[in-house]
Context: one part of a larger RNA
C1' cells in the first nucleotide's frame, strides 16, 4: 500500500412531547405471596404514586385563600372538568452515556548490572628525557654567603605505548553501529584509571553545576493501580428514496474557534384571511443637490477704529505711509459633528381595486454564532491593498449547465428522468470549433486591436473661426535691398549688428529698419526685413471632436487562447441571418402537494441543494406462529440472464456437500471507504 475481518447515538432510570391501547372522575399496583405448568403466565396483594382545590412562611382556612385595622385594594386560585396505566417514538437530566485520543494528578511498589557521589578492599602504569631539595669533596669567606664538579633521584615535571578521553575533520545517517569506523587529537605517578563488595530512591537521591546522572526514559524515573481521569479540542460515525430547507446577525457571558436566549430552518394542531406587490391618497424626516441666512474657515478691492515705521515738535498737537488690521460696503469661495433651502429612494399609515398565498398564536426537533466577493453609499487606511469595518442588493456558501482560454463570488441561467426533435440567453459566426471570409456607410496603418500617466508632435478624419489672395496671394526663382552716414556717445577700434542714448531723424524712392541673424581686430562679406519681375490658386492662424503616435527598461517566444488577420478577422453606427444552455417549446415517463370525485382518475402547480427537520422503504442475525425446500444435491463460493424509481430480488450454469427459506409479528452485538483505526495476510 492493497485485500479479508472486526470497528462508533447503546443501556437502566427519572422528565417531558407525539402516537397508540386500556380504564376513566377515576388510573395503577410495588415488595410479597398462592396456584399452575414450568421460569413464563393466571390470581391475590391499594402500601404508595398521579388526578379530581387551592391559597398561605406556617397554624390555618378552603371556592376561595394570603396580606392587611378593614367588609378596601392587591397577588395567587376557581368559576372555563381530563386524567391515568402501559407501549412505541424523538429530546432531555443523572451515569463512561456515540467511538479512539492526551500532556498530566494521586496511591502503592520495582530500580544505582547504566549512571553520579561516597565507603571498604584489590591491581595497572613500556620505554625514553629533565636533574629540584639534601649530601659529598674542592674552590672560596675571619666565620659565612657564594661558586665549581659529582652524588641525589623530587615534580597535579617533558616525549611517549598500554589504558583512559574525545579537539579538528571525513565516512556514515532505510548506518555494520538506535553515537559508530578512519585521520588526527588530550591526559598518561595522578583531584589518575579499574575489578570486586557496599551506601544513598522519586514531595527523593547525587551532582568539580551541564538541570547534569538515577538501565537506550528525567524541569522530576518506571511499573501496577483510581480510570473508560478530564478533552468548550482533532479525527471518524457504516443501507435507499422521497418532501422542505438555513445560518455565518443582535444581546449577554473570565467571552470572543465555547455557550444561553432571540433571529433564521422544520414538524403537528389551531383559529382564521390578518401576510405580500403594484396602483391611489395621507404622513414624519433633514440625506444627494445646493446656500451662506447662523456656526466656523477662508480671496480680493474699499472705507475705517487701533497699532508699527518716517516727518515735525521741548512737550501735546499735527502730517504722511507700497507696514499689521478689528468692525462695515462689494465681490469670489468651503463644511462629518453648519443650514435661508431641499430631493429621488426607503420608510409608516388608510379604504378600495388587481395579482398572489402568505401571515399570526402555541407545542416537538434542530442546526447556525470564523463568512467570501461583486456593485453602490460612507468610515479606517495613503479617496493603498484579494486590507479592515459598517448599510443596501446580488451570485457562491449549499448551485449543476453555457459564456469569460484555463478560473467558488462576474455576465447567462436555477439539473424530476428519457431524446441522433424545436426556439432561445448570454457570448458569437475565417481555422482550431457550432454558426456570415453578412449587407451598408464612415475611422484606424500603429498588429493601434491585443496593459499605462503626465507631457510632447506639420499622423489622420471631421466640425468651426479668422487673415491674405486674379488689382496675382503662399513657396521658389531673378533683380534690388540705397544716401546723410562710420547717427551720437564709449572705445585701442565700435562702421546695422560689445555696450549705452534717443524728437530711431531725414532723403532718394517700386523698396530699403540709424537695421533679423551669421561674420571681421575693425572695415569688408553673405542674409534677413521691405520691393519689383516670373509663375498662375489656393495659402496661412486658431478653436472642438474621432482614431491613431512617442512617453513605454526584467527575469519563458509568455500583455490577441493559438494559427492567423489590414476596403478586415480592428474600431464607430445601422440593419438582416444563423450558432448557441440541463432556459423554454415538443414527445415519452415518474413522483410530491393541492382540488374534486364513492372509487379509478381527472385537472393545476411543483420536483437543485450543505448543516439541519419530517415521511417511507429495503437488507442482515435471532424469536414466535404458520406454510415450505433439500443427497434427484441446502448453505456458501464464482459466472450468466432477467427484473424493480433506489436499497435490492428472482432464476439458471459449474463448484459445493448438509442444511435452509417464504409469509406475518417481535427483538437487535443491525449496514463501513475514510478515524496518522485494530488484526491477518500478501
Nucleotide at each position: 500500500g492493497c485485500c479479508a475481518a472486526c470497528g462508533a447515538g447503546u443501556u437502566a432510570u427519572g422528565g417531558u412531547a407525539u402516537g397508540u391501547u386500556g380504564c376513566a372522575a377515576g388510573g395503577u399496583u410495588a415488595a410479597g405471596g398462592u396456584g399452575u405448568u414450568a421460569u413464563g403466565c393466571a390470581c391475590c396483594g391499594g402500601a404508595g404514586c398521579c388526578g379530581a382545590a387551592g391559597c398561605g412562611a406556617a397554624a390555618g382556612c378552603g371556592a376561595g385563600u394570603c396580606u392587611g385595622a378593614a367588609u378596601a385594594g392587591g397577588g395567587c386560585g376557581a368559576a372555563u372538568g381530563a386524567g391515568u396505566u402501559g407501549c412505541a417514538u424523538g429530546c432531555u437530566g443523572u451515569a463512561g452515556a456515540c467511538c479512539c485520543g492526551a500532556a498530566a494528578c494521586c496511591g502503592g511498589g520495582u530500580g544505582a548490572c547504566c549512571u553520579a557521589u561516597c565507603c571498604a578492599u584489590g591491581u595497572g602504569c613500556a620505554g625514553g628525557u629533565u636533574g629540584a631539595a639534601g649530601u659529598a669533596a674542592c674552590c672560596g669567606u675571619a666565620a659565612a654567603a657564594g661558586g665549581u664538579u659529582a652524588u641525589g633521584g623530587a615534580g597535579g615535571a617533558c616525549c611517549g605505548a598500554a589504558c583512559c578521553c574525545a579537539u579538528a575533520u571525513c565516512u556514515g545517517u532505510u548506518g555494520a553501529a538506535a553515537a559508530a569506523g578512519g585521520u588526527u587529537g588530550g591526559g598518561a605517578u595522578g583531584a589518575c584509571g579499574u575489578g570486586u563488595g557496599g551506601a544513598u530512591a522519586g514531595c527523593g537521591g547525587u551532582g568539580a553545576a551541564a538541570u547534569u546522572c538515577c538501565a537506550a526514559u528525567c524541569g522530576a524515573a518506571c511499573c501496577c493501580g483510581g480510570a473508560g481521569a478530564u478533552a468548550g479540542c482533532u479525527g471518524g460515525u457504516u443501507c435507499u428514496c422521497c418532501u422542505c430547507g438555513a445560518a455565518a446577525u443582535a444581546g449577554c457571558u473570565u467571552u470572543a474557534g465555547g455557550g444561553c436566549u432571540a433571529g433564521c430552518c422544520u414538524c403537528a394542531a389551531g383559529g382564521u384571511a390578518a401576510g405580500a406587490u403594484a396602483c391611489g391618497c395621507g404622513g414624519a424626516g433633514g440625506u444627494a443637490g445646493a446656500g451662506c441666512a447662523c456656526u466656523g474657515a477662508a480671496u480680493g478691492u474699499c472705507c475705517u477704529a487701533g497699532g508699527g515705521g518716517c516727518c515735525u515738535u521741548c512737550a501735546c498737537c499735527g502730517g504722511u505711509u507700497a507696514c499689521c488690521a478689528a468692525a462695515g460696503a462689494c465681490u469670489a469661495u468651503c463644511a462629518a459633528a453648519c443650514u435661508c433651502c431641499g430631493a429621488a429612494u426607503g420608510c409608516c399609515g388608510c379604504a378600495g381595486u388587481a395579482u398572489u398565498a402568505u401571515a399570526c398564536u402555541u407545542g416537538g426537533g434542530a442546526g447556525u454564532c470564523a463568512g467570501a466577493c461583486u456593485a453602490u453609499g460612507g468610515g479606517a487606511g495613503a479617496u493603498a491593498a484579494g486590507u479592515u469595518u459598517c448599510a443596501u442588493a446580488g451570485u457562491c456558501g449549499a448551485a449543476a449547465g453555457g459564456g469569460a482560454a484555463a478560473c467558488a463570488g462576474c455576465c447567462c441561467a436555477g439539473a424530476c428522468c428519457a431524446a441522433c426533435a424545436g426556439c432561445u440567453a448570454a457570448g458569437g459566426u475565417c481555422c482550431c470549433a457550432a454558426a456570415a471570409u453578412g449587407u451598408a456607410a464612415g475611422u484606424u496603418a500603429a498588429g493601434u486591436g491585443g496593459a499605462a500617466a503626465a507631457g510632447g508632435a506639420u499622423g489622420u478624419g471631421g466640425a468651426g473661426u479668422u487673415g491674405c489672395a486674379c488689382a496675382g496671394a503662399c513657396a521658389a526663382c531673378u533683380a534690388g535691398g540705397a544716401u546723410g552716414u562710420u547717427g551720437g556717445c564709449u572705445u585701442a577700434g565700435a562702421a546695422g549688428c560689445a555696450g549705452c542714448c534717443a524728437u530711431u531723424c531725414a532723403u532718394u524712392c517700386a523698396a530699403a529698419g540709424a537695421g533679423u541673424g551669421c561674420g571681421u581686430a575693425a572695415c569688408a562679406g553673405c542674409u534677413c526685413a521691405c520691393u519689383a519681375g516670373u509663375c498662375g490658386a489656393g495659402u496661412g492662424a486658431c478653436u472642438c471632436c474621432g482614431c491613431g503616435c512617442c512617453g513605454a527598461a526584467g527575469a519563458u517566444a509568455a500583455a490577441c487562447g493559438g494559427g492567423g488577420c489590414u476596403c478586415a478577422a480592428a474600431c464607430u453606427u445601422a440593419c438582416u441571418a444563423c450558432c448557441g444552455a440541463a432556459g423554454c417549446u415538443u414527445u415519452g415517463g415518474a413522483a410530491u402537494u393541492a382540488u374534486u370525485g364513492u372509487a379509478a382518475a381527472a385537472u393545476a402547480a411543483u420536483u437543485g441543494g450543505u448543516a439541519g427537520a419530517g415521511g417511507a422503504g429495503c437488507a442482515u442475525u435471532g424469536u414466535a406462529u404458520g406454510c415450505g425446500g433439500g443427497c434427484a444435491g441446502a448453505a456458501g463460493g464464482u459466472g450468466a440472464a432477467c427484473u424493480g424509481u433506489a436499497a435490492g430480488g428472482u432464476u439458471u450454469g459449474c463448484u459445493g456437500g448438509a442444511c435452509u427459506g417464504c409469509a406475518u409479528a417481535c427483538a437487535a452485538g443491525a449496514g463501513a471507504g475514510a478515524a496518522u483505526g485494530u488484526u491477518g495476510g500478501c

The part of an RNA shown here (large-subunit ribosomal RNA, domain II) has 682 nucleotides and comes from a Synergistaceae bacterium. RNAcentral holds the full RNA, with entries from ENA. The prediction has a mean pLDDT of 85. The source organism's lineage runs through Bacteria, Thermotogati, Synergistota, Synergistia and Synergistaceae.